RNA sequence: AAUUACACGAAAUAAUAUUAGCGUAUAAUAGCUUAGAUAAGGUAAGCAAGUCUCUACCCUAGACCGUAAAUUCUAGGACUACGCAAAGAAAAUCAUUUAAA
Repeated sequence: AAUUACACGAAAUAAUAUUAGCGUAUAAUAGCUUAGAUAAGGUAAGCAAGUCUCUACCCUAGACCGUAAAUUCUAGGACUACGCAAAGAAAAUCAUUUAAA
């Protein structure tokens, strides 16, 4: 470690872990620096905001940009923190039973 036999009860842990729902935060948002791609592309690293708030700050699709340097718009999809009311354990412990290996 595997197999077989017997036993397999109690309380605590527990307003718990955990699960899903609702609400709040934040708009999964916006401001810059450097590098980088080009309609089969639209990204990478960093700084500082935003929250009585830790963390996160992206993904997909379409439009758009006629080959340039800049991303924007729309739609859909989370995580995290806290609160609310629901569901909700187990191991260690104690007790009991029992053979082989």
This is a predicted structure of a 101-nucleotide RNA (Purine riboswitch aptamer) from an uncultured Bacteroidota bacterium. Of the family's consensus pairs, 95% are formed in the model. Its Rfam family is "Purine riboswitch aptamer". About the family: Riboswitches are metabolite binding domains within certain messenger RNAs that serve as precision sensors for their corresponding targets. Allosteric rearrangement of mRNA structure is mediated by ligand binding, and this results in modulation of gene expression. A class of riboswitches that selectively recognises guanine and becomes saturated at concentrations as low as 5 nM. In Bacillus subtilis, this mRNA motif is located on at least five separate transcriptional units that together encode 17 genes that are mostly involved in purine transport and purine nucleotide biosynthesis. Gene Ontology term of the family: purine nucleobase biosynthetic process. The family has 133 seed sequences and 4,097 matches in Rfam 15.1.